A computed fold for a 73-nucleotide RNA from Hansschlegelia beijingensis, annotated as transfer RNA.

RNA sequence: GCGGAUGUAGCUCAGUUGGUAGAGCAUCAGGUUUCCACCCUGAGGGUCGCGAGUUCGAGUCUCGUCGUCCGCU
Numbered sequence: 001g002c003g004g005a006u007g008u009a010g011c012u013c014a015g016u017u018g019g020u021a022g023a024g025c026a027u028c029a030g031g032u033u034u035c036c037a038c039c040c041u042g043a044g045g046g047u048c049g050c051g052a053g054u055u056c057g058a059g060u061c062u063c064g065u066c067g068u069c070c071g072c073u
Base pairs, nucleotide, nucleotide: 001072002071003070004069005068006067007066010025011024012023013022019056027043028042029041030040031039049065050064051063052062053061
């Protein structure tokens, strides 16, 4: 220098041919318990790496760019 994969909640990940962003764990609160743990219920937490484009509408499509990983030269 070239090619490929990947980036979504604190962590691990899902998101079904573009149509209101989710799960598990963790955190907090309540219930239960003499207390803790387990268990049950609920809550908070995300400008979907960043910037632009297409579209009525983008996590999803296109382009650029950055990080990580792999391969080629």

Lineage of the source: Bacteria > Pseudomonadati > Pseudomonadota > Methylopilaceae > Hansschlegelia. The prediction has a mean pLDDT of 81. It matches the Rfam family "tRNA". From the family's description: Transfer RNA (tRNA) molecules are approximately 80 nucleotides in length. Rfam classes the family as a transfer RNA. The sequence is in RNAcentral, with records from Rfam.